[in-house]
Context: one part of a larger RNA
RNA sequence: GAGUAACGAUAAAAGGGGUGAGAAUCCCCUUCGCCGUAAACCCAAGGUUUCCUACGCGAUGGUCGUCAUCGUAGGGUUAGGCGGGGCCUAAGGAUAACCCGAGAGGGGAAGCCGACGGACAACUGGUUAAUAUUCCAGUCCUACUUCGCGGUGCGAUGGGGGGACGCUUUAGGCUAGGCAAACCGGAGCCAUGGACGAGCCCGGACAGAAGCGCGAAGGGGGCUAUAGGCAAAUCCGUAGCCCAUAUACCGGCGCGUGGUGUGGAAGCCGCAAGGUGACAACUUGCCGAAGCCAUGGAGCCAAGAAAAGCCUCUAAGCACAACCGCGGAGUACCCGUACCGCAAACCGACACAGGUGGGUGGGUGUCAAUGCACCAAGGCGCGC
Numbered sequence: 001g002a003g004u005a006a007c008g009a010u011a012a013a014a015g016g017g018g019u020g021a022g023a024a025u026c027c028c029c030u031u032c033g034c035c036g037u038a039a040a041c042c043c044a045a046g047g048u049u050u051c052c053u054a055c056g057c058g059a060u061g062g063u064c065g066u067c068a069u070c071g072u073a074g075g076g077u078u079a080g081g082c083g084g085g086g087c088c089u090a091a092g093g094a095u096a097a098c099c100c101g102a103g104a105g106g107g108g109a110a111g112c113c114g115a116c117g118g119a120c121a122a123c124u125g126g127u128u129a130a131u132a133u134u135c136c137a138g139u140c141c142u143a144c145u146u147c148g149c150g151g152u153g154c155g156a157u158g159g160g161g162g163g164a165c166g167c168u169u170u171a172g173g174c175u176a177g178g179c180a181a182a183c184c185g186g187a188g189c190c191a192u193g194g195a196c197g198a199g200c201c202c203g204g205a206c207a208g209a210a211g212c213g214c215g216a217a218g219g220g221g222g223c224u225a226u227a228g229g230c231a232a233a234u235c236c237g238u239a240g241c242c243c244a245u246a247u248a249c250c251g252g253c254g255c256g257u258g259g260u261g262u263g264g265a266a267g268c269c270g271c272a273a274g275g276u277g278a279c280a281a282c283u284u285g286c287c288g289a290a291g292c293c294a295u296g297g298a299g300c301c302a303a304g305a306a307a308a309g310c311c312u313c314u315a316a317g318c319a320c321a322a323c324c325g326c327g328g329a330g331u332a333c334c335c336g337u338a339c340c341g342c343a344a345a346c347c348g349a350c351a352c353a354g355g356u357g358g359g360u361g362g363g364u365g366u367c368a369a370u371g372c373a374c375c376a377a378g379g380c381g382c383g384c
Stems, first nucleotide, its partner, number of pairs: 013031006032381004040360004046340002050338001051075006060068002080141002082336004087118002092113002098107003122139005142332011153318002158313004166300005172293003177287005183204004188200002190197001205262003211257005218250002220243007228236002263282001267276003301304001346355002362375005
């Protein structure tokens, strides 16, 4: 220079009460304003205690501070079913064997590792200051061990099936969600000219195994022969014959119902917790998904993972076994789980107008929409 610029989005504050040595800044109430395909909610990554409570204000906080994501102390993350591992394989990785190289080293099938892919059993409610599909209550499910009963040629690291997949387009049935109601239930209200009315205002559910019902898809069965499936096969494939082609049968999915459980508004009372409303009602109609049935149908060419679980077939072997079904009993390991998560807690040296993957995302108006405007739930007024 200079007590100058600046104090980080122009979404905005005002009043009252409380606490306190001290209050524009902390807490409570009332009103106002802002967001509302977000500035709300859930998850992943990343962070790693920032979560909750008590006490505190020297520093941190662009002012203040009694407050805090700050300091000190204490507390907090509960799982057979959620996610990962004890299962599977992909790209890729590391590599016995083997090949190359003087060496260092390079390559490398099988097998191994490797997930955001495949497989696989839990829902609703309640509860804490802080966790909950984990605790508790209720109702279910899975695997293994064992016992009982019944049945059967049982049996794999081998064979076969299946898992199993593209793009475009599309029918049907549902559900989520939404709207309306003269019907059902409900505290209260009718003011300033009128309205005691079919008035105003609020609500009219969620989960649910077996069984039952409804609905759209999907699937033919048997006998015989057989030189292929590296052995075998009753399995698969191939061939022939017979029956059926459906309102049947099989099959398993979605929805409804289902003993019951849970929830249950406005308003009023209360500092709050909560109480009351309430033994609440819990119904009908319409719209309706990009979600579910579904790996559905059709068309097309560029022709669209693998392996395991699963089903089936036999081999060695076993049949005093083994496997399957039903019922009872028992057992069930390790890791994650707090909190932030479009952000003051992640990446940007900062409490930084930047960046950050997935899901949900209501109403009214507008031809439509996730656009625009205003609002709901919810969250904020951006730390002079």
A computed fold for a 384-nucleotide part of an RNA from Meiothermus rufus DSM 22234, annotated as large-subunit ribosomal RNA, domain III. The sequence was found in a public genome assembly.